c-di-GMP-I-GGC riboswitch aptamer from a Bacillota bacterium, 90 nucleotides, folded computationally. It was read from a public genome assembly, where an Rfam model found it. NCBI's taxonomy places the organism under Bacteria, Bacillati, Bacillota.
Order: sequence, then C1' cells, then structure tokens
RNA sequence: ACCCGAAAAGGCAAACCCCGUGAAAACGGGGGACGCAAAGCUACGGGUCUAAAGCCAAGUAAGUUGGCUAUGGCCGCCGAGCUGCCGAAG
Repeated sequence: ACCCGAAAAGGCAAACCCCGUGAAAACGGGGGACGCAAAGCUACGGGUCUAAAGCCAAGUAAGUUGGCUAUGGCCGCCGAGCUGCCGAAG
C1' cells in the first nucleotide's frame, strides 16, 4: 500500500407520519430507524418504475378505453467509473 472488516469515534437513514413539488414514478424539508464500510458521487451498461407529451388501435364523440415509446425517475437491484474515515486478527 492492497485485500480484508474486529474495536472506537463519527456518518448515512428503509418503512411509516407531516409539509411542499410533480401527470405519475419519484424528489426536497422535518420527524423516525429497517438496515448500511462506500447506503459518498456519476444513469455509463444491464435491470426496474412511471407515461404528462407523442404515436397506434377501439369509439359518433368525450376531459373515454387499451397498447407502445423516456425525453422523467431509482446508484438502499447488479455491474462499471471516480473519490474516501478508522486500523484488531489474517
């Protein structure tokens, strides 16, 4: 130094509740802790969620119904990249 993950200090914060934003998925703030050694950052690959708008179909029509698409999300799904605290055993 790297793998690794004992201890200690400190950190993050799922579900749920309240307020706000959003068409939704979801996100921001507060409370709250299921968990996390990268649960720090980047949607780059895969995956997954949503479908306002667009397209297609049905319908006399509708502010209707169905299907498809991310340009919208999720890094606390798996990879990848970048960065990083501590130091027992091995």